Context: one part of a larger RNA
């Protein structure tokens, strides 16, 4: 000096920031992830045409499902982690990558099912079973595929071993899908190459505290061979082998997310990691896979435990460390607001919908900045306090008083920027800013005063009551305790504590 702080006296406005450091403690309510009808077949509604009608065909809208993308991002928390987690710096000749971007080339022809619905049943709920039927960008076969993948057989370049590239032949093998438009076309679809960004893997370095922890180690070290993966590997699992790691601190406790950075210092260190960014870990506890480009998945499955809830007692439901709030723990941390107007994301071919990310408002002197609380005159130095050596002296030009200005608050008119897109669209907001009125009027306190330390004297207490950060003050003239008066630093604050330097 700093601070996410707290208490205690005080408190006027604004702006810009920041607000559970504890119980990863429990959770009432709402809301946080959905979209597309230009993938699809039906229900309900409501309009139009044809028709006597039954029916039929288009149109909107709404509903639930089937199909697609998204729910792996975005938000929260810091519990586990001394680890390749995390930072820096190489490596993958051992690898994926949906969307998106360039290029290269394809979309021929079949079939079968199910949801939804209809009919019947069981059921307290959750929800189920039969049976009939129905579409698809769903689902399965067939063709065909130069480049892709395996096998082979060569031919050239190259290396860091196992190999890499390029390149030619022969065998195997693996594709697709449409829909919108009168059409041009547009979007979608499948093979394949390269980019981009992304994400997996290995390696050096390098950052805590303990030896009152000294040995440790059986998938353990290697190898061989199957299995597993996007891929290397004891990742597995079988045999053989007997190895591998340590006073350069293993192994074992103990603590803690890592960093960009804050903070403090000349610097070198220490200290710490909150908001904001990055990476990484969790989502009641534990454990498991499915789906998928991509999780072993907070608002997804399943299984165990606890724990709430509903039951008709057979059975079922849930999961705020997501924004708000609630109890509860504490010295201590906020609204059950508004808005998709900007920015940013999904989803659509758009209109457009979702969006507690975000933008804004609200609490809170919790920080950090700004402004006020008025200016200017005005001595018989007024009345009153105190002090007094009774002369006086101080507060104090302070004050009244007289003159002015109006910042901030108050009223009234006027009104935006922020909107990108000639219209149209602002939640903030009738706010920010402007002008005009009225009024000195509505705005000052807190700690100090013995020395360190800036700043005295009176009265009252009389080792009492009680200060105190160290020294140390108080037993009868206390500058040091209390209280007055005056002074003295700071000031919308000031002091106290707590932690770092």
């Nucleotide at each position: 000096g700093a601070c996410g702080a707290a208490c205690g006296c005080u408190g006027g406005c604004g702006g810009c920031g920041u607000g559970c450091u504890u119980a990863a403690c429990a959770c009432a309510u709402g809301c946080a992830a959905g979209u597309c009808g230009c993938a699809u077949g039906g229900g309900g509604c409501c309009g139009g045409g044809g028709g006597c009608a039954a029916c039929u065909c288009c149109g909107g809208u709404u509903c639930a499902g089937u199909g697609g993308c998204g729910g792996a991002c975005g938000g929260g928390u810091g519990c586990g982690u001394a680890a390749c987690a995390c930072g820096u710096g190489a490596g993958g000749a051992a690898c994926a990558u949906g969307c998106c971007c360039a290029u290269c080339g394809g979309c021929g022809g079949g079939g079968g099912a199910u949801a939804g619905c209809c009919g019947g049943c069981c059921c307290a709920a959750c929800g189920g079973c039969c049976g009939g039927g129905u579409a698809a960008u769903a689902c399965c076969g067939c063709g065909u595929a130069c480049g892709c993948u395996c096998u082979u057989c060569g031919g050239g370049g190259c290396u860091c071993c196992u190999g890499c590239c390029c390149u030619g032949g022969a065998g195997a093998g693996g594709a697709a899908a449409g829909c919108a438009g009168c059409a041009a076309u547009g979007c979608a679809c499948c093979g394949a190459u390269g980019g981009a960004g992304u994400g997996c893997c290995u390696c050096g370095c390098g950052g805590c505290c303990u030896a009152u922890c000294a040995g440790c180690u059986a998938g353990u070290u290697g190898g061989u061979g199957g299995g597993g993966u996007a891929a290397c590997g004891g990742c597995u699992c079988a045999c053989c082998a007997a190895g591998g790691c340590g006073a350069c601190g293993a192994c074992g406790g103990g603590u803690a997310g890592c960093u960009g950075g804050u903070c403090u210092g000349a610097g070198a260190g220490g200290a710490u990691g909150g908001c904001c960014a990055g990476c990484c870990a969790c989502a009641u506890u534990g454990g498991g896979a499915c789906u998928g480009a991509g999780a072993c998945a907070c608002g997804g499955c399943c299984c165990a435990g606890a724990c709430u809830c509903c039951u008709a007692c057979g059975g079922g439901a849930g999961g705020c460390a997501g924004c708000a709030g609630u109890g509860g723990g504490g010295a201590a941390u906020a609204u059950u607001g508004c808005g998709c107007a900007a920015u940013g994301g999904g989803c659509g071919a758009a209109a457009g919908c979702c969006u507690g990310a975000c933008g804004c408002a609200g609490c809170g002197a919790c920080g950090c900045c700004g402004c006020g609380u008025g200016c200017g005159g005005g001595a018989u130095g007024a009345a009153g306090g105190c002090c007094u050596u009774c002369g006086g002296g101080u507060u104090g030009u302070a004050a009244a008083c007289c003159g002015c200005u109006g910042u901030c608050g108050g009223g009234a008119g006027g009104g935006a920027c922020g909107a990108a897109g000639u219209u149209c669209u602002g939640a903030c907001g009738g706010u920010a800013c402007c002008u005009c009125c009225a009024a000195a009027g509505g705005a000052a306190g807190c700690a100090c005063c013995g020395g360190c330390u800036a700043a005295c004297u009176c009265u009252g207490u009389g080792c009492c009551a009680g200060c105190a950060g160290c020294c140390g003050c108080g037993g009868u003239a206390a500058u040091a305790c209390a209280g007055a008066g005056g002074g003295u630093g700071c000031g919308a604050g000031c002091g106290u504590u707590g932690u770092c330097c």